[in-house]
């Protein structure tokens, strides 16, 4: 340097361009229990970044960032 890929909650991970971005697990509060795990209910927290198509972007294009993989 050329090519591809992927970037959503602290982590793991889904979402057909369209109804409040879901699920596990972690955090937090309660119930239970002598206490505590465990179970059980309830709660916070998220689309990597600027711009574009669109009535409507987590999705589609496109600049950059960072990460993996191939070719030299």
């Nucleotide at each position: 340097a050329g090519g591809g890929g992927c970037a959503u909650a602290g982590u793991a991970u889904a979402a057909u361009g369209g109804u409040u971005a879901g699920u596990a697990u972690a955090g937090c509060g309660g119930u239970c229990u002598c206490c505590a795990a465990a179970a059980c209910c309830g709660u916070u927290g998220g689309u990597c970044u600027g711009g574009g198509u669109u009535c409507g972007a987590a999705u589609c294009c496109u600049g950059g960032u960072g990460c993996c993989c191939c070719u030299g």